[in-house]
Molecule: Glycine riboswitch aptamer
Organism: Devosia sp.
């Protein structure tokens, strides 16, 4: 001074699946808890793998599992854009 990667913060977009049945509890609805079975996949988490490494061994997905989370709206949301801040390589 600091592209690019890398980890925050804020803006914006962001999918998929039942307001599911019974009980309690609540003015009714939502919500919670409890048992039922059914579904999602893109918080998280765990497997394989192409790949790739410093090749004993590791890293590794949007693929797979559905533990968790979610299945009207609200939160959430990988990820993508736009800014801001920090840092490092590097000069």
């Nucleotide at each position: 001074g600091g592209c690019u990667c890398g980890a925050c913060u804020g803006c914006g977009g962001g999918a998929g699946a039942g307001a599911c049945c019974g009980g309690a509890u609540u003015c009714u609805u939502c919500a919670u808890c409890c048992g039922g079975a059914g579904c999602c996949g893109a918080a998280g988490g765990c497997g394989c793998a192409a790949c790739c490494g410093c090749c004993c061994c590791g890293g590794a997905a949007a693929c797979g599992c559905u533990c968790a989370g979610g299945c009207a709206a609200a939160a959430g949301g990988a990820c993508c854009g736009c800014a801001g801040u920090c840092a490092u390589a590097c000069u």